[in-house]
Molecule: RNase P RNA; transfer RNA
Organism: Chlorobiota bacterium
Order: sequence, then C1' cells, then structure tokens
RNA sequence: GAAGCAAGCCGCCUUGUCGCUCUUCCCUCCGGGGAAGGGAGGAAAGUCCGGACACCGCAGGGCAACCCGGCGGGUAACACCCGUCCGCCGCGAGGCGAGGACUAGUGGCACAGAAACCAGGUACGGUUCGGCCGUAGUGAAAAGGCUAAACUCCGGGUGGUGCAAUGCCAAGUAUGCCGGCGUUUGAGAUUGGCCCGAUCGAUGCCGGCGGGUAGGCAGCAAGAGGCAAACGGUAACGUUUGUCCCAGAUAAAUGACAAGGCUCGACAGAAUCCGGCUUACAGGCUUGCUUCCGUU
RNA sequence: GCGGGCGUAGCUCAGCCCGGAGAGAGCACCAGGUUGUGGCCCUGGGGGUCGUGGGUUCAAAUCCCAUCGCCCGCC
Repeated sequence: GAAGCAAGCCGCCUUGUCGCUCUUCCCUCCGGGGAAGGGAGGAAAGUCCGGACACCGCAGGGCAACCCGGCGGGUAACACCCGUCCGCCGCGAGGCGAGGACUAGUGGCACAGAAACCAGGUACGGUUCGGCCGUAGUGAAAAGGCUAAACUCCGGGUGGUGCAAUGCCAAGUAUGCCGGCGUUUGAGAUUGGCCCGAUCGAUGCCGGCGGGUAGGCAGCAAGAGGCAAACGGUAACGUUUGUCCCAGAUAAAUGACAAGGCUCGACAGAAUCCGGCUUACAGGCUUGCUUCCGUU
Repeated sequence: GCGGGCGUAGCUCAGCCCGGAGAGAGCACCAGGUUGUGGCCCUGGGGGUCGUGGGUUCAAAUCCCAUCGCCCGCC
C1' cells in the first nucleotide's frame, strides 16, 4: 500500500423568525395569555421469543398441543448472551451449526439398477460349496446404511387472556322481537382444545335482529434506568460509591421559512413498559487483528 | 395495539396435513376438423421463478426459519 475479519460509535451542522405538544409557575374579562424547561430511534419496525404488570376458580388430576436439546456459566427470564468441546467452511484473522436418541418400536428411501429394507433371483473370478468372499455395474445408500426441520422415544419446560388487561366517575338505554336449548335425570357459565373433579346455575343460557353509548380520570413513565469510577470474574455479567432526571399524545405533538457551511444527508417515526432476536439502512469514524506485495 | 388465514398457468382452484419421476383440472389462448361463414362441438398443442431468500434432506410446491404482499376478526 492492497484485500479482508471482528468489535464499537455517529448517522447533517450553526444562527434567526413563526408554529405544535407536555410539565411547573404567574396573570385572567375563564375564551385564554405570558415566562422557564423537556420533546422520537438504532432500529421507535416485524410482533418472532422472554418477562414485568393486571384480571380470571391462587389455576387440582389426566389426555392432547406447543417449545427447548453437547457441556458449563450469566440473567428477573429467554429460543438471548459468554466460555468451551465437536463438526463443516475459509490460506488466515475468523464464520456457521434445531449438536439428545434410528442395536425401543413403526414408517419412508423416487429414478436408475438383477435386487432398496420381511431381502434376494446379476455378471465374472475364487470357494471351506454357505448368496460365503472379491471385483464390476446402478445409485445418496447394496445389508449395513440414510432419514427424527418423519411418527416416535428420552430429559426439561409452558395455567389462560392481554393496557381494547383492570379500577373508578359521568351520561344514555328496551324486563323489545324471532329461533334453539334447558329448569334438579340440569342447558350453560366459571379458563386453554377435550375429559374428570370443584363452584355457580332458572326473571336462565346460546344465536340473530333491534335499542343505547362512541366521554373523563387512573393504570402512564424514577426504571431489572442512564453515565462515570473502583473492585470481583477469561468473558457474559455482578457488587459498591458518586452523579443525572431524559417524550408522554388520544385523531394523536418534533414542523415550516430565511441565511450560511460541508462529505449534500440512508432506513425510517414512540402509544403499558422492559430484555433480546430478526429485518431495513446513503455514508462516515475509531480500535484490534489477518493475508499478500513493496521498502528499510 | 392483539389474534388468525391466504399467496400454485392470463383467471378460478386441486396437490401441501403424511416429501419422490416431467406439478395437474376447468375456463381462456393457438392450430386443425366440422360449417356457405361464425358459434357450439371434436382432436391436438403451447403456457409455471409454486410470492421472495435461506436451511434440513439423496430429493422440497409440500418440512423449518426469515421476509414481502393481501384478506379477516377483536368494546
């Protein structure tokens, strides 16, 4: 210098004017106005996993269903992360792996081939005469194999529903009509698909039509939180101390304009909240490492 | 926000659950026949990234993962 590998970070900037939204304070003629401060992301996305939280019989037994799978560790938990063994790929730095078990059982193995899973009948040669041995030939595979991202078995795990959970306030309404089932020999509901058990159950239950409401508050933002340092640990991560407060709407807030600059700006926008994974992404930066070439 | 389903020929679908040869059917299209001509009818034919990418397997429309698009339900 070229090509590459891994980890991490940024992802238009500056100023001015006018707006949007939230919080606090002040003023008010109750309509609002003023001041100060906060205001999208690394993925806010897909909703694929794991939790927190809330409710439901505090969820008992069985079947079914689904998920995971070398070993050890981390974590609130995980299908995530770290370490390591093994296998495959790469010259290498490194990358990838659903990586338990087909001598428990069952199934499948197209075409080709004599023969394809209960075996049996190819050709040539050998032979201890037994489809017994070798070679040839077909094929992914020829009698011992492949296949569990085939059924299944082993070990482990999962109660269900989701902030449209749930609680409170306000307003309105029709014990209306039709069909079906049922009233202790019980429909049906209480939680998932089913059964048993348990509880409730007749002004009942299910379906359709019809009538009413389309409001507010809480949940809801200080958290498994961010940053820094020290210590423990190979690492993931943990402990302690200090410090910071950092979106909160409900038709739903981040914009517009002007000026200047550069490398001319990608993918994309919160909606209960976290930890992951996956996917999308113009371009730029940092650190460590590998291979090759050149020079000293 | 939460949950479920679908994607195969120009169109409508089957095959997928339980993997196997060259992926089928109807309509449509093309050619020939029939007819004076056209249709109906008869015969033959062409046409497929199985939405896309990857994995498992000897082998994938089918099994698994990711992704794109469309549809439906939930006071």